[in-house]
Context: one part of a larger RNA
RNA sequence: CAGGCCAAAAAGGGUGCGUAUGUGGUUUCUUAUGUCAGAGGUGAAAGGCCACGGCUCAACCGAAUUAACCCUUUGAAACUGGAAAAUUUGACUGCCGGAGAGGAGAGCGAAUUUCCUACUGUAGCCGGGAAAUGCACUCAUAUAAGGAGGAACACCAGUUGCAAAUGCCGCUCUCUGGACUGUAACUGACCCUGAGGCACAAACCCUGGGGGACCAAAACGGAUUAGAUCCCCUGGUAGUCCCCGCCGUAAACGAUGAUUACUAGCUGUCGGAGGUUACCCCCUUCGGUGGCGCAGCUAACACAUUAAGUACUCCGCCUGGGAAGUACGCUCGCAAGAGUGAAACUC
Numbered sequence: 001c002a003g004g005c006c007a008a009a010a011a012g013g014g015u016g017c018g019u020a021u022g023u024g025g026u027u028u029c030u031u032a033u034g035u036c037a038g039a040g041g042u043g044a045a046a047g048g049c050c051a052c053g054g055c056u057c058a059a060c061c062g063a064a065u066u067a068a069c070c071c072u073u074u075g076a077a078a079c080u081g082g083a084a085a086a087u088u089u090g091a092c093u094g095c096c097g098g099a100g101a102g103g104a105g106a107g108c109g110a111a112u113u114u115c116c117u118a119c120u121g122u123a124g125c126c127g128g129g130a131a132a133u134g135c136a137c138u139c140a141u142a143u144a145a146g147g148a149g150g151a152a153c154a155c156c157a158g159u160u161g162c163a164a165a166u167g168c169c170g171c172u173c174u175c176u177g178g179a180c181u182g183u184a185a186c187u188g189a190c191c192c193u194g195a196g197g198c199a200c201a202a203a204c205c206c207u208g209g210g211g212g213a214c215c216a217a218a219a220c221g222g223a224u225u226a227g228a229u230c231c232c233c234u235g236g237u238a239g240u241c242c243c244c245g246c247c248g249u250a251a252a253c254g255a256u257g258a259u260u261a262c263u264a265g266c267u268g269u270c271g272g273a274g275g276u277u278a279c280c281c282c283c284u285u286c287g288g289u290g291g292c293g294c295a296g297c298u299a300a301c302a303c304a305u306u307a308a309g310u311a312c313u314c315c316g317c318c319u320g321g322g323a324a325g326u327a328c329g330c331u332c333g334c335a336a337g338a339g340u341g342a343a344a345c346u347c
Stems, first nucleotide, its partner, number of pairs: 003319002006316001012315001014200004022192001025087004030082002034079001035076007048066001052062003090190001091187001093185001094183002097180001102176007109153001114148004120142001124135002161168002206245001208243003215239001221233002257314002260311003265292011296303001320347003329340004
C1' cells in the first nucleotide's frame, strides 16, 4: 500500500489462441445512468472549516456560521452510459500478383567417417608437450575397387528469408498455414487487450519398441602430478536417430508484454507496386530487416519512426540482502521433478 517503477539496479508471463472483465472510430436523433445547476428537507452532541469572544498568551472554553453524504423536486445536455438510424477511414472478406530454410508425409541423391570382401604393397600405424595404453607379420597404416549401414546435408550462403515462440537449409512430388503488394468489389466498428482456460514449446531425463555410422555422460585403462576421483590420450555404454507416449523447463534474451497514433534525417539490404526510360539506373510509395544520427529521454552507458521519445487502453510483474525459489499445504507427473510459495531468525 500509495507513490514510483520493470534493457543492464528488484521487476515483462517462453509463445500464441481465446472466455469473463476492462477499453473503444465518425455523423444525426433521442434518453437522462454518471455529470452539472437551482429550491426544499435531513444533517444529535462532540469533532472539522471560517471569523469572533473569554481565561495575561496558548492549549482550553463559549456561542454564531458553514460544508459534504443522503432524500424530494425542477432543470441543462457538451462529455460518458443506454436506445435508434446511418457512414467508411479501424477490422474482416473477395479478386489480381509475386516472394519465402513456414508446417506434415513420401521418395530420391552425392560426398565424408566407420565396417566387410578383396588388388597392390611392407613394417610400422595411431597419439601427444613428451609418452604410454591401443592397433599391426593371423599382413595393419597407405593405395585402388566393390558392397553394407547410419547420421548430417560442403559450395550456393547473405546483419538473406520464413515462422507466435521453440525453431526451420541437399533435391523432387503431394497436402497445407501465414504474411505482403495492388485493387477498392463485400460486410459495416464486427476492434484492442486478456484474469482463469486451452494449445504449442530447445536440450536433457523417463516408459515401450526399433536403429546404432560418428560423437560421447558413466565406468575402465594410459599419462600428468606430492596426490589427480580433473584438464590430455587409447578405446567405450546410456544417449545422440526413428515411432507411440511423458516432461514443461532454459542466459526460452532484444535480459526490452500487446495494440494504436504522433515525433528531423542519411545510408545498406529483402519482397512488391507506380512513374520515367530501348533496358538498367533514377524518383515515389507500402511491408520487412540492418548501420549511423537530431530533438527528446536516460544516473550514465545508451535508445532514438523496429524508441528505452510523446500519449491512450489492457494484461503480467517489483517493493532491502540472506534464510529461499527453501519448508509446509495443494495441484500436476511413472519418476526425476514442475507450478504455487512463506516464516522464525539474522545483517
Molecule: small-subunit ribosomal RNA, central domain
Organism: uncultured bacterium